[in-house]
């Protein structure tokens, strides 16, 4: 220099200015059974590498459970690692690849049972064709991974080992109206109850009043301080996992995390003056200055570890092979 492996970041910066959402707080006003609400201020936080699929494992929470067994589901070389796991890491074997690496449900095919494309006359079951013998007796057979047989194929049924209880935050769990309904008491046909509070009166024909518990609307817990995240050191070959310091980083609940302007990094585009190559036509380097206006995948919803899968454009480690130079 070209060409390729295998990782690790980022995922526009700055400020100015309307907004959305939550918290914390000042003032005023206002309302419920409870919590609030509403107008004008203050001070701070507010998506992602996958937040996605919802495919595995876990935390946690309710249900169910004596024990062992069956059924169903998953795993599958050997060892380590975690809270767990089908993730990971590490070694072996097997495959691709010149290498750097990169794929691999990697136990069993003599328990059974099913299947074998294409090309072959024939494909799992003998059985046909030619020669051949006393006899299906014996040998051969253009294809095909496999062919006249003790082939192959378990991400095909199975077998073998070993895990494994459901169902999920709409989980649960707490406070708790009105209207009906429930139970207890008391009062009522010697008249309850309505006519605005008493008396009269009228009307009325079996309720009413107190107190209790359950459940709905409402409100609140769960809910983010965690297997957390940085930096150094250690142990390990890794995966990891320990110490010691610092940090606090969205909690909404039909869902808030945005839009404008300004300046400038990136990407795209156009492009002088140079410079280099050419006799020249031309070509090639760089790129002053405009143009363009922020770019891809996509966006929490109880939390974590994974794994899969979209993804504009970049930055940056380490190795491998090829050419050339010195």
């Nucleotide at each position: 220099g070209a060409a390729g492996c295998a990782g690790g970041c980022c995922a526009g910066a700055c400020a100015g200015u309307c907004g959305c959402u939550g918290g914390c707080u000042g003032a005023c006003g206002u309302g419920u059974a409870a919590u609030g609400c509403g107008u004008c201020g203050g001070c701070g936080g507010g998506a992602g590498g996958a937040a996605g699929g919802u495919c595995c494992g876990g935390a946690c929470u309710c249900c169910a459970u004596a024990g062992a067994g069956c059924a169903g589901g998953g795993u599958g070389a050997c060892g380590g690692u975690u809270a767990a796991u089908g993730g990971c890491c590490g070694u072996c074997c097997g495959c691709c690849g010149c290498a750097a690496g990169g794929c691999g449900a990697g136990g069993a095919a003599u328990a059974g049972g099913g299947c074998c494309a294409c090309a072959g006359a024939g494909a799992c079951g003998a059985g046909c064709g030619u020669a051949u013998u006393a006899a299906g007796u014996u040998a051969c057979g253009g294809u095909g991974a496999a062919a006249c047989g003790c082939g192959g194929u378990a991400a095909c049924c199975u077998c073998c080992a070993c895990c494994u209880g459901g169902a999920g935050c709409a989980a649960u769990c707490c406070c708790a109206a009105a209207u009906a309904g429930g139970c207890a008491c008391g009062c009522g046909u010697u008249g309850a109850g309505g006519c605005g509070g008493c008396c009269u009166g009228c009307u009325g024909g079996a309720g009413c009043g107190u107190g209790c518990g359950g459940g709905u609307a409402g409100g609140g817990a769960g809910c983010u301080u965690g297997a957390g995240c940085g930096c150094a050191g250690g142990a390990g070959u890794a995966a990891u996992u320990u110490u010691g310091c610092g940090c606090c980083u969205a909690g909404a609940g039909g869902a808030a995390u945005g839009g404008c302007u300004g300046u400038c990094a990136u990407a795209g585009u156009g492009a002088a003056u140079g410079c280099c190559c050419g006799c020249a036509a031309g070509g090639g380097c760089g790129g002053a200055c405009g143009c363009c206006g922020u770019a891809a995948c996509a966006a929490a919803a109880u939390c974590c570890g994974g794994c899969c899968u979209a993804u504009c454009g970049g930055c940056u480690u380490g190795c491998u092979u090829c050419a050339c130079u010195u």
Molecule: Bacterial RNase P class A
Organism: Massilia sp. B-10